Predicted 3D model of a 1382-nucleotide RNA (small-subunit ribosomal RNA) from an uncultured bacterium.
The RNAcentral record of the sequence draws on SILVA.
Rfam family: Bacterial small subunit ribosomal RNA. Its family is annotated with ribosome and structural constituent of ribosome in the Gene Ontology.
RNA sequence: GAAUAAACGCUGGCGGCGUGCCUAACACAUGCAAGUCGGACGAGAAAGCUUGGGGAAACUUGGGCGAGUAAAGUGGCGCACGGGUGAGUAACGCGUAGGCAACCUACCCUUGUAUUCGGGAUAACAGGACGAAAGUUCUGCUAAUACCGGAUGAGAUCCCGAGGCGGGAGCUGAGGGAUGAAAGCGUGCCUCUCGGAGAAGCACGCGUACGGGGAUGGGCCUGCGUCCUAUCAGCUGGUUGGUGGGGUAACGGCCCACCAAGGCGACGACGGGUAGCUGGUCUGAGAGGAUGAUCAGCCACACUGGCACUGGAACACGGGCCAGACUCCUACGGGAGGCAGCAGUGAGGAAUUUUGCGCAAUGGCCGCAAGGCUGACGCAGCAACGCCGCGUGGGUGAUGAAGGCCUUCGGGUCGUAAAGCCCUGUCGGGUGGGAAGAAAGGGCCGACGAGGACAAGUCGUGGGUUUUGACGGUACCACCAGAGGAAGCACCGGCUAACUCCGUGCCAGCAGCCGCGGUAAUACGGAGGGUGCGAGCGUUAUUCGGAAUUACUGGGCGUAAAGGGCGAGUAGGCGGCGGGAUAAGUCUGAUGUGAAAGCCCCGGGCUUAACCUGGGAAGUGCAUUGGAGACUGUUUCGCUUGAGUACCGGAGAGGAAGGGGGAAUUCCCGGUGUAGAGGUGAAAUUCGUAGAGAUCGGGAGGAAUACCAGUGGCGAAGGCGCCCUUCUGGACGGUUACUGACGCUGAGACGCGAAAGCGUGGGGAGCAAACAGGAUUAGAUACCCUGGUAGUCCACGCUGUAAACGAUGAGCACUAGGUGUAGCGGGUACUCAUUCCUGCUGUGCCGUAGCUAACGCGUUAAGUGCUCCGCCUGGGGAUUACGGUCGCAAGACUAAAACUCAAAGGAAUUGACGGGGGCCCGCACAAGCGGUGGAGUAUGUGGUUUAAUUCGACGCAACGCGCAGAACCUUACCAGCCCUUGACAUCCCGGUCGCGGAUUCCAGAGAUGGAAUUCUUCAGUUCGGCUGGACCGGAGACAGGUGCUGCAUGGCUGUCGUCAGCUCGUGUCGUGAGAUGUUGGGUUAAGUCCCGCAACGAGCGCAACCCCCGUCCUUAGUUGCUACCAUUAAGUUGAGCACUCUAAGGAGACUGCCGGUGAUAAGCCGCGAGGAAGGUGGGGAUGACGUCAAGUCCUCAUGGCCCUUACGGGCUGGGCUACACACGUGCUACAAUGGCGGUGACAAUGGGACGCUAAGGGGCAACCCUUCGCAAAUCUCAAAAAGCCGUCUCAGUUCGGAUUGGGCUCUGCAACUCGAGCCCAUGAAGUUGGAAUCGCUAGUAAUCGUGGAUCAGCACGCCACGGUGAAUACGUUCCCGGGCCU
Repeated sequence: GAAUAAACGCUGGCGGCGUGCCUAACACAUGCAAGUCGGACGAGAAAGCUUGGGGAAACUUGGGCGAGUAAAGUGGCGCACGGGUGAGUAACGCGUAGGCAACCUACCCUUGUAUUCGGGAUAACAGGACGAAAGUUCUGCUAAUACCGGAUGAGAUCCCGAGGCGGGAGCUGAGGGAUGAAAGCGUGCCUCUCGGAGAAGCACGCGUACGGGGAUGGGCCUGCGUCCUAUCAGCUGGUUGGUGGGGUAACGGCCCACCAAGGCGACGACGGGUAGCUGGUCUGAGAGGAUGAUCAGCCACACUGGCACUGGAACACGGGCCAGACUCCUACGGGAGGCAGCAGUGAGGAAUUUUGCGCAAUGGCCGCAAGGCUGACGCAGCAACGCCGCGUGGGUGAUGAAGGCCUUCGGGUCGUAAAGCCCUGUCGGGUGGGAAGAAAGGGCCGACGAGGACAAGUCGUGGGUUUUGACGGUACCACCAGAGGAAGCACCGGCUAACUCCGUGCCAGCAGCCGCGGUAAUACGGAGGGUGCGAGCGUUAUUCGGAAUUACUGGGCGUAAAGGGCGAGUAGGCGGCGGGAUAAGUCUGAUGUGAAAGCCCCGGGCUUAACCUGGGAAGUGCAUUGGAGACUGUUUCGCUUGAGUACCGGAGAGGAAGGGGGAAUUCCCGGUGUAGAGGUGAAAUUCGUAGAGAUCGGGAGGAAUACCAGUGGCGAAGGCGCCCUUCUGGACGGUUACUGACGCUGAGACGCGAAAGCGUGGGGAGCAAACAGGAUUAGAUACCCUGGUAGUCCACGCUGUAAACGAUGAGCACUAGGUGUAGCGGGUACUCAUUCCUGCUGUGCCGUAGCUAACGCGUUAAGUGCUCCGCCUGGGGAUUACGGUCGCAAGACUAAAACUCAAAGGAAUUGACGGGGGCCCGCACAAGCGGUGGAGUAUGUGGUUUAAUUCGACGCAACGCGCAGAACCUUACCAGCCCUUGACAUCCCGGUCGCGGAUUCCAGAGAUGGAAUUCUUCAGUUCGGCUGGACCGGAGACAGGUGCUGCAUGGCUGUCGUCAGCUCGUGUCGUGAGAUGUUGGGUUAAGUCCCGCAACGAGCGCAACCCCCGUCCUUAGUUGCUACCAUUAAGUUGAGCACUCUAAGGAGACUGCCGGUGAUAAGCCGCGAGGAAGGUGGGGAUGACGUCAAGUCCUCAUGGCCCUUACGGGCUGGGCUACACACGUGCUACAAUGGCGGUGACAAUGGGACGCUAAGGGGCAACCCUUCGCAAAUCUCAAAAAGCCGUCUCAGUUCGGAUUGGGCUCUGCAACUCGAGCCCAUGAAGUUGGAAUCGCUAGUAAUCGUGGAUCAGCACGCCACGGUGAAUACGUUCCCGGGCCU
C1' cells in the first nucleotide's frame, strides 16, 4: 500500500446491488420446512341447512343437501431430491487423467413381446381386554394395481457349446438343455333400451410384466498431485500372498478355512499434531505466499456410539432398533424427544437479522388432469457490514462587517467565507398518474391435421376470448412549495501532506518506530488555523506486499550468523572422446479433456456505476497419438587425454616395534672444606655446625633429546626432532609399456583424533593442578617465594573434545608477472654447473586484472566457471531444559520453548583516554633562594547564630574576589512609621503665573504636615489665557522592581594558553565517514624555515609592524642643567645650551661578516671580530578555531514569567562589623645579617585649590595656631628606607608587640553598636613551625622604603615607583600541564 463474512470509537441524508454466528457440531420453548393420488382399494362421518312424524314445549325419530366431503386405513409413487453444517477425515477424501473384458441405474426416451388361469388372507371397521398415557392385545368381517400359486414365454439367466475375435486374461457365439412374468384403471363407441345405467366386444389413454437400446445418475479400481513434525526409525498377524469357499450390483482378506512367510520403510513407513478438498478468493511485476464466508462441484455428518430393515438407490437430518448422556411427561408401573431446515430463544462471545409476505415467477414431488404441497425459491424487514451512485446548493458579493485566533500593535488570518442580492430544484416532503415482470396451463368458441371400419373421446398445430402479481400503488412520470430537512472523522516532531497561542512542568499524559514531557513543548491537554479523506473517518485484529529478511525466479558461510577436527568409503548426485541403436527425458504437431460461475477482451440491459447478461479468449495441467533425434538417459562397438598399474631414481622429525648413546637435573656413598646457602622489588618460610651450599670421585634412577634448526622437511588431520636395526604407509621426479572412464563428491554407517580426564597394572628424576607455609595487600582463597600430591612417562582399555585456525570443505579447468626456498629432472657453456636458461612437485613473500562492506585475497584465490557434501537466517535465554543415543564417570552428540531486548555484530573513520610506545616543550621535576602550613593579628569564606546578619563567586580558573575603601548615606537585608499616577518619563483635563531659594517657629524619631518672614526677571506673541514652559490638583494609559530564569540571550570577562595550533579553495584518493595538503627527514621559541612528497595555493594564528627601557645623532632650551666668565649663603643671579635632563624626529642588529658543522639547504656552534646592544637585546600591548550550558539578568542591555495601596517609593533605628569553630590570602614576629640611639648620605613614579602647605610658634605626641608659595620640571606633599657610627650579648630579652586600663587628637550632623591616630601604662602567644604545599632563572628572587586610586575620615589590601641585590639549572628517569606522530 492493498484486502476483510470483521469488531470497537466518534459521526450519520438518500438510493441500487450484495452480504450478515468466523465463538458453543452448546442446549432448545413455539410455529412452519414432504407430501400426494378416490382415474389402485374397502369403508365412510359431523356441524349446519332443509323437509316430514310425535310432542304444548323441551325433546325425539326419519328423509334430502352437506358428501362419497373431512378424518383415518390398505395400496402406489415420493420421502436417498431440495435445505443445513464442517464435527470427523492426511484418506483414492479431494483434484486431475484414465480403467471396469469386475458393475448397477426407479422415474424418462426409444424399440420388441406379453398383459393368461386361479387362490388364501389382512388393515380399516365391529366387539372385548389391559394401560395414567404412549400404546398393546384377542376375537370376528371385507377389498384391491396388496399377497400367493399355476400356465405360457423370447434375442432374458444358467449349463454344454461347433465356429469367430484377441498378444493375453478373455469376449462373442449357431444349436441343445434347464430356470423364470404380469394388474388393472379411466373414457368413448357399438348391440339392446323411450331414456339413463350397463356385461361381453371394439377403440383410445394411463398403467403392469419380460427383454433390447439410449439417456441420466451412481459403485469400484489405478497413475500423478495434496500441511507440519525424525526430540516419532523401524512398522505389520488378516499382517503379505496362494488355494477353496462365503458375500456383494460388482473385483478384492471384504469375510472364513487351510497353506506359505511374506508386506511396508530415510524417495520418510509407523506414530504425533493440525486440517473438509476443489473451482476459486486476497495479495504480488511475476514466481510465489496466505486463504477455502457468500456462489458452484465433490465428500462427510445429522444429540453421542453401534446396527440393520425397506428400497433402484440409505445403513437414511424432519424412518426404525439397541446402548449412552441430556431434557420433558408420569398415576412411579412406564413413556416422549433430537432446529448442523426457516424464523425465533437462552448461553458463549468483540460480534452476526424478522417467531414477516407469497407460491405471482423459477424449480421440485404427487396426480390423467384440475390441483395440492414446497421456510427450495421469489420478495419485503433489520444492520453504513461491503461495493457503487447521488445530495447537503449555484452565481454574485470588500465597510475585507461582527466575532474568534495570532501579532513585531503596523497589522495578519478564518475570508467571498458570512450577511445581502440574483438564481436552480437533485434527494427528502406533498398532490396526482402509474408499469414491465404473465407466459404457460385451464375453460369456452372455432379451424386444420393425425388416429379409428365409421364415429366419438383422444392426440397434435394455429386463431379468438376469458382467468392468474407476494413484491406494491413499488419502480417510473408530472405538478406544488421551498435553500428550506441533510457533515463528519482523523491527523499536523521526522518517516508523512499540514503551525501558532495558551495551559501543564519527567506531573498529567503521548507513542507504529525513532522518541516527546524536568517553566518559553509545532510531540501532552485546549483553542485558532491548516492537511487528508468524506456519509463516512479513525483504531484494533488478520493476510499478502514492501522483505533479495528462506533467495526456483533471487542470498550467503576468512573477520558480520554460517566449512563438518580429519580420513577412506556405502546409498545418492554428477561425469572424457568417436560411431551405431533406442526414444524414457527433451522439442514439435494433432486430438480429447481442463464443468458452470469467476478473472481478461468485445458487445448488450438497468438514466450511470456497482450489478446482471451474450459471445470469445485464457486456463502455463493431464492423457492419447504422429513426428524430430541435437542434448541427457539406456544399450552396443571402439579410443586414450581423466584415473590406475609396472619399471628406474632420489628426499623426508611419516608410522610401529626392538636395541643403544651422551649432556643435564635430582638422589645416594665417599673425599676436600666452613658458615652460610637459597630466594626476592625487598624479604621470609626453607636447607645448613647432626657439616649445607661450593668442589672432586663413584653410583642409582627417570624423563627429555642442546648445537645442527631454517616462514626447512613429512603426514589426511591430530601431530612428528639423539643414534642403529627390522617391518610399513604416502608423495615426488624420469622413462617406456599396459588397462581402457575403471572417475569426482559423498547423507548415514566406519576408522583416526592435541591436552586434560577415567579404569587396571607398572613407573616416578624434573616439573607441577589440589594442598601447606612465607610474603604482598584494605583484603589476596591471586600474581612472587619455599615445599608438594594427583598428573606428566609405559602397557592395555575408555573418553571424542579444542582459537582441532589458513577462524578459508573436496575435486577439475581457466585467468599478468616478479622474487626466495625444498626435492627431482632437462638444456647450454670446446673441458668444468654451486653459479646461466628451463620443466614438474611442494612451501613463502610482493603484486596485475578481478573480487571484497572494508580489512584484505590475488595460479597455494577470498578471481572466473562446473560438480558434490556440510552449514547459516537478529541479540539474549542457549556450547541450555526435556526426550533420545553414546559413556564407568566426568560428560559428549542431537536440540527447543516461555520470557526478554532495539539492538547484538563486522570493517573502517575522526577524536578523546591509557599505571601503551616514540619525539619535544614549560620554574613541570631536579639544582637553588625565600615562603605558607605552627603563633598573634588583619582580611575573605564556610559553618553557626540572628528580626536581619542583603546578594553573587565554589578545584586549578571561588575565598585582601564584585568592594579603587558598609558609622548615616552607600544598602539591595531586618523592625517600625509613612506614600499610592507614585522619587523618575510621555500623554490628557482643570487651576495658577508662577516657580524656586534662604531664614525662623510648631508637632514628630524622621519622612512628613502646618505657619511666618525675606529675595525674586517666565519666554514667544498674530496680544486671543493663543502657544511653549513651570508648578498645584485630578482620571487613566502607565511608571517602578538589585523580584525569578546567566540552562532563553546580547555585551563583557575568566580558563586551557602567547600553547602552536585551527581551517579553506581547487585537485587527487576512498562506496562512505573521511584522507591528502597539515604526514615524513632535518630545524626552530614557533605549522619558524629548508628538503622531500598528489598535491598546489590561501586564510585565521606565530613572527614583524605599535609603545617603554638600553647607545648615538638631529632639533628645542624653561620652571631643567652649569664646563668656561662673573656673582651668591645657595645655579641665587648674569651669561651659556657643551653636558645632564626633558620630548619630538631619526640612526642602529640583519646570523650581515669570519671559521667550523650540516645535505651544497634551513639552521646550529664559536671566552670569533666589530659593536651600547648578538642571535626574539629586556619589558609591554596583542589571546587563532574552539572548550568548560565556566562567570555575570546585582554594571548595562534584553525575551519570557512574576508583583502593582506593593516584591514599588520615603524615613528613623538596626544589620552587612555577630562567634564554639574550620579554611584561604596577608601583615608582624620569634631576633645580633638583629633591636635601640645617633647621623646635614643617595632615588624614582606620582598627587595637589572643598587641595598640597613652606617658614615660624604651641604641645612629649597625634595635632593645633598663623600665614608665604603653588592650578605647579618653578611652590608643596617630601623625612626616602635599607646604609653608616655607637650600644645591647642570647635572655621570652633593650626580642616580640597582641591584649587591656587611663588620658588625648582629627574627620564628620553623628565615632555606643562600628573610624583612624597620639601619649602613658600593661607586655599575651611566639625560640623558625607535622603531614603537606607555594613563588622565583637576573637587575630576577630576597630585602628596603616611596607614591597613587578610592576617600569627609578609615589600607597590613590593590595599583605603581625606585634603592640594595643573590644562589642554582647535572639533566629530562620520575610528578604536573601541554604539542606532534603512532